Background:
Predicted 3D model of a 116-nucleotide RNA (FMN riboswitch aptamer (RFN element)). The sequence was found by an Rfam model in a public genome assembly.

RNA sequence: GAUGUUCUUCGGGGUAUGUGAGAUCCAUAACCGACGGUAAAAGUCCGUGAACCCGCAAGGGUCGAACCGGUGAAAUUCCGGUACCGACGGUAAAGUCCGGACGGGAGAAGCACAUU
Numbered sequence: 001g002a003u004g005u006u007c008u009u010c011g012g013g014g015u016a017u018g019u020g021a022g023a024u025c026c027a028u029a030a031c032c033g034a035c036g037g038u039a040a041a042a043g044u045c046c047g048u049g050a051a052c053c054c055g056c057a058a059g060g061g062u063c064g065a066a067c068c069g070g071u072g073a074a075a076u077u078c079c080g081g082u083a084c085c086g087a088c089g090g091u092a093a094a095g096u097c098c099g100g101a102c103g104g105g106a107g108a109a110g111c112a113c114a115u116u
Base pairs, nucleotide, nucleotide: 001116002115003114004113005112007110008109009108010107015029016028017027018026030096031095032086033085034048035047036046037045043084044083052061053060054059066082067081068080069079070078088099089098090097
């Protein structure tokens, strides 16, 4: 240095106005983007997690959205332009409010030990 195991810590963001008896739900305008990977940095490329369904369990199923141009050795990841997407329950119809959740969690960092 690598691998494995125990433990500890960390581990999701986002609203104004108008209408109305009532809306962060409608209309208009705005805002947000978990984790790992990928020749180069990704909400929309490949996967993972959360959510939902089945199962005693192990586990299985299901699960949204992007193109064009430019630079470059290399980018659907950068730059420019124009788009698009967002679990379940509640409630005036919700990605942004409230709730399950002071939960769970992909995973990240660190100590120790073991193997090499």